[in-house]
Context: one part of a larger RNA
């Protein structure tokens, strides 16, 4: 290479986008490049295989003659498939119209609870904390309680196996702007599609740069305990950070550990968003159907666990990735980054 795989054994890129490339719906006509058939030439000899012989006692072996395999050129034909050209179609794709739901994004404003601080009132000796204590706070009046003011961060109940988003993720309320989706009508365009090495963008938390902000929490640090020790677990303090603005970083068990698209293959049940219908005073409900989120399961698949119309079933197309462990996601080099580091990514030795 052929081939086999990627939920858990090695293996799906964190996600989206897109240039090249690969692949691509239905009908008719033409061409004949691919394709198929026939004929002719060539495809040195030896080798390989087959057929008919010959020589070693036989065979292997050797040897004579013929043929084949393969490739290629030319000629003649075929027109199903691929391709090209021309014409058409509507199911794929997109648009229009009418509705609908939503923590989808972004910006601004507003709200209450809790917490902390300051000031004032009442009030007096404790409070706090723990397994028990102590550090700590308090007669310069704490804790408790009432009032006022200020501040930052997060949004109880509703709340759900619920919803939205490509993923990361998204939750108080109101408004402006922006995006995507579903359903119905079957009106328009007429294959405009799928995937996608490279590229471009997005990307939790932590971290970094500059400037703000800092209530609570809290790496580091300090102290009190515990302990043989205690660089911890427990307690009291507490700085970065957590928050905002503008940039950087580009990684996660970035998980459904399951790439994307399309088609096909029994069902039952529950939730969410539509539509149609029966019925009703009306709502709920009921029946059918589309989309979506769960549970259980026929067939089938799987090493098993399990998956099972949201497939890990049956097929097609495209991409990514794997090939014993350890060394190692290391070294070296390159690229990116302010740095931290990231991406790419070996070998020797060894089992």
């Nucleotide at each position: 290479u052929u081939g086999g795989g990627c939920g858990u054994a090695a293996a799906g890129a964190g996600c989206c986008u897109u240039a090249a490339g690969g692949c691509g719906u239905u009908u008719c006509a033409u061409u004949a490049a691919g394709u198929u058939u026939u004929c002719u030439g060539u495809u040195a000899a030896a080798u390989u295989u087959c057929c008919a012989g010959u020589g070693c006692u036989u065979a292997a072996c050797a040897u004579u003659g013929g043929a084949a395999u393969u490739a290629u050129a030319g000629a003649a034909a075929a027109a199903a498939c691929u391709a090209a050209u021309a014409a058409a179609a509507u199911u794929g794709a997109g648009g229009a119209u009418g509705u609908u739901a939503g923590a989808a994004g972004c910006c601004a404003g507003c709200g209450g609870a809790a917490c902390g601080u300051g000031c004032g009132g009442u009030g007096u000796a404790g409070g706090g904390g723990u397994g028990a204590a102590a550090u700590c706070c308090g007669u310069u009046g704490a804790u408790a309680u009432c009032g006022c003011a200020c501040g930052g961060a997060a949004c109880a109940c509703c709340a759900a196996a619920a919803g939205c988003g490509a993923a990361g993720g998204c939750a108080g309320c109101u408004g402006a702007c922006u995006a995507a989706a579903a359903c119905a009508u079957u009106c328009c365009u007429g294959a405009c599609g799928c995937u996608g090495a490279u590229u471009g963008g997005c990307g939790a938390a932590a971290g970094c740069u500059a400037g703000g902000g800092u209530a609570g929490c809290a790496a580091a640090a300090c102290a009190g305990a515990u302990u043989a020790g205690a660089u911890a677990c427990c307690u009291g303090u507490g700085u970065a950070g957590u928050c905002c603005u503008a940039g950087c970083u580009g990684u996660a068990a970035a998980c459904g550990a399951u790439g994307g698209a399309c088609g096909c293959u029994g069902g039952c049940u529950a939730g969410u968003g539509g539509a149609a219908g029966u019925g009703u005073c009306g709502a709920c409900c009921c029946u059918u159907u589309c989309a979506u989120u769960g549970g259980c399961g026929a067939a089938g698949c799987u090493a098993a666990c399990g998956c099972g119309u949201u497939a890990a079933g049956c097929g097609u197309c495209c991409c990514g990735c794997c090939u014993g462990g350890a060394a190692a996601g290391u070294a070296c080099g390159a690229c990116g980054g302010c740095a931290a580091c990231g991406u790419u990514g070996a070998a020797a030795c060894u089992c």
Molecule: small-subunit ribosomal RNA, central domain
Organism: Patescibacteria group bacterium